This is a predicted structure of a 352-nucleotide part of an RNA (small-subunit ribosomal RNA, central domain) from an uncultured bacterium.
[in-house]
Context: one part of a larger RNA
RNA sequence: CUGGGCGUAAAGGGCGCGUAGGCGGGGCGAUUAGUCGGGCGUGAAAGCCCCCGGCUCAACCGGGGAACGGCGUCCGAAACUGUCGCUCUUGAGUACCGGAGAGGAGGGUGGAAAUUCCCGGUGUAGCGGUGAAAUGUGUAGAGAUCGGGAGGAACACCGGGUGGCGAAGGCGGCCCUCUGGACGGAUACUGACGCUGAGGCGCGAAAGCGUGGGGAGCAAACGGGAUUAGAUACCCCGGUAGUCCACGCUGUAAACGAUGGGCACUAGGUGUGGGAGGUAUCGACCCCUUCCGUGCCGAAGCUAACGCAUUAAGUGCCCCGCCUGGGGAGUACGGCCGCAAGGUUGAAACUC
Numbered sequence: 001c002u003g004g005g006c007g008u009a010a011a012g013g014g015c016g017c018g019u020a021g022g023c024g025g026g027g028c029g030a031u032u033a034g035u036c037g038g039g040c041g042u043g044a045a046a047g048c049c050c051c052c053g054g055c056u057c058a059a060c061c062g063g064g065g066a067a068c069g070g071c072g073u074c075c076g077a078a079a080c081u082g083u084c085g086c087u088c089u090u091g092a093g094u095a096c097c098g099g100a101g102a103g104g105a106g107g108g109u110g111g112a113a114a115u116u117c118c119c120g121g122u123g124u125a126g127c128g129g130u131g132a133a134a135u136g137u138g139u140a141g142a143g144a145u146c147g148g149g150a151g152g153a154a155c156a157c158c159g160g161g162u163g164g165c166g167a168a169g170g171c172g173g174c175c176c177u178c179u180g181g182a183c184g185g186a187u188a189c190u191g192a193c194g195c196u197g198a199g200g201c202g203c204g205a206a207a208g209c210g211u212g213g214g215g216a217g218c219a220a221a222c223g224g225g226a227u228u229a230g231a232u233a234c235c236c237c238g239g240u241a242g243u244c245c246a247c248g249c250u251g252u253a254a255a256c257g258a259u260g261g262g263c264a265c266u267a268g269g270u271g272u273g274g275g276a277g278g279u280a281u282c283g284a285c286c287c288c289u290u291c292c293g294u295g296c297c298g299a300a301g302c303u304a305a306c307g308c309a310u311u312a313a314g315u316g317c318c319c320c321g322c323c324u325g326g327g328g329a330g331u332a333c334g335g336c337c338g339c340a341a342g343g344u345u346g347a348a349a350c351u352c
Stems, first nucleotide, its partner, number of pairs: 003324004007306002012320001014203004021196003025088007033081002035077008049065006091193001092190004096185003103179007110155001116150007126137002164171002208249006217243002222238004260319006268297011301308002325352003334345004
């Protein structure tokens, strides 16, 4: 000495549930498996190491010692770990009351609307578009305006927020039904029932795929007009998949806080969302305390710096995942998965 790391350098699994496993609160007692002390046995010889000696030295050889990291067995110890028993309530959970919320699923519904299309009225020479134009559209009557109708998609404004909810993806008109979670309060109950989680199972934006439906607007591809040296673009006119619904697949992402989860501890200041209490009051606001969430600024500490800083990237413990120079390469091969697209696991030669 017996790794160091993972916000931005390589590195946190997209997220959850949970199997094995690992780890695990307080007290008493028992046991002695781990653990610790001691005895005995064994650990062949040679070799390595130390001392002495023999060949003139050395290599080599002879003698002695140490060591042989270990194992077995017996005796002893009982603090810690384990095991067993009894017990406790602070961890965890259950019951009760309460308010908050775009949490999820299904069904229904709305117009202040808006776009498009269709029908009708008024009405006439343009409209549209751009940097400027043109393609386009209009005397077969457009655009404008008024009335009526159809349909799809999305829900303006909101003190909409620097806000809320959800494990993540994500969630925003209104109403109903079903349903998950979190939080606060005061008691009672269970009595360690806990944490993490290899495999596994489930969820998982957008795009994409299958079958069927739907299709207003938008719009990959595609066609046309411009621009340009060219213009397979940026701008303009069109426009199909798709975007929407149902069911099934896909399983990826800058799935980001680029920061895994749990518990405990470690200055403050200020804002905000949800709840409870206190003071005061007729009541409330204000003010104060406290719990949960969410921001900003900052002490100590940490950091290569930037920065982080009770929502840690600080101080510790437990468990999982991952990294180990750049390129080759997230490629090849093989396996598994997928209808396919592809996904997942994941090299090497060679080269710098």

The coordinates come from a structure-prediction model, not an experiment, and the mean pLDDT is 89.